[in-house]
RNA sequence: CGCUCAUCCAGAGUGGCGGAGGGAACGGCCCAGUGAAGCCACGGCAACCGGUGAAGCCUCCGUGCUUCGCGUCCAGGUGCCAAAUCCGGUCGAGGUCGUAGGACUUCGGCAAAGAUGAGAA
Repeated sequence: CGCUCAUCCAGAGUGGCGGAGGGAACGGCCCAGUGAAGCCACGGCAACCGGUGAAGCCUCCGUGCUUCGCGUCCAGGUGCCAAAUCCGGUCGAGGUCGUAGGACUUCGGCAAAGAUGAGAA
């Protein structure tokens, strides 16, 4: 740089330095001199790795799976601390507006891309 699997409507910011960008990319829409990115300090969160309880499930009895306000505990590792991954594609079923082309919108399914973790090489 890639590969496999899981998850992504939850949660959590102050100060110092810095000085104009940032939210991956493109478009939209936002954030930003009432101070962006980045770095540092301290603080916090708890997604995954870890510990553990109850009930249930099975052609599989397991290091299994499901549910319990994504049960509960911890904060060691990774990670994270504006907005659903901020929104976007497509398919199906509806709704509103419009004479119409069409615009907007709700719910459900499936992708693409991305992020994070766990793993394999």